Transfer RNA from a Gammaproteobacteria bacterium, 76 nucleotides, folded computationally.

RNA sequence: AGGCGCGUAGCUCAGUGGUUAGAGCACUUGCUUGACAUGCAAGGGGUCGGUGGUUCAACUCCACUCGCGCCUACCA
Numbered sequence: 001a002g003g004c005g006c007g008u009a010g011c012u013c014a015g016u017g018g019u020u021a022g023a024g025c026a027c028u029u030g031c032u033u034g035a036c037a038u039g040c041a042a043g044g045g046g047u048c049g050g051u052g053g054u055u056c057a058a059c060u061c062c063a064c065u066c067g068c069g070c071c072u073a074c075c076a
Base pairs, nucleotide, nucleotide: 001072002071003070004069005068006067007066010025011024012023013022018056027043028042029041030040031039049065050064051063052062053061
C1' cells in the first nucleotide's frame, strides 16, 4: 500500500429495512437471613464508532472516514 472481517448496555453477544433496539452476566432497590451468599420481585443503564446519501421508513442498504484484528505485497 491492497484485500477481508469486526465495531450495538459496564462485559459477552443477538437483531440484516417496518412503528417504541433486546438477551445473559454485572449494577441499584425491596423481600428473604441474626448477618452474608443463594433465591424471588422491581428498576436504572444505548447519540447502534463518526459524517453524508438512498428510502414513506435505516442498527440494517450505499459512499467516505475513524479504530481494532487477520491475510497479501513492498522495504529492511
It matches the Rfam family "tRNA". By type it is a transfer RNA. About the family: Transfer RNA (tRNA) molecules are approximately 80 nucleotides in length. NCBI's taxonomy places the organism under Bacteria, Pseudomonadati, Pseudomonadota, Gammaproteobacteria. The prediction has a mean pLDDT of 82.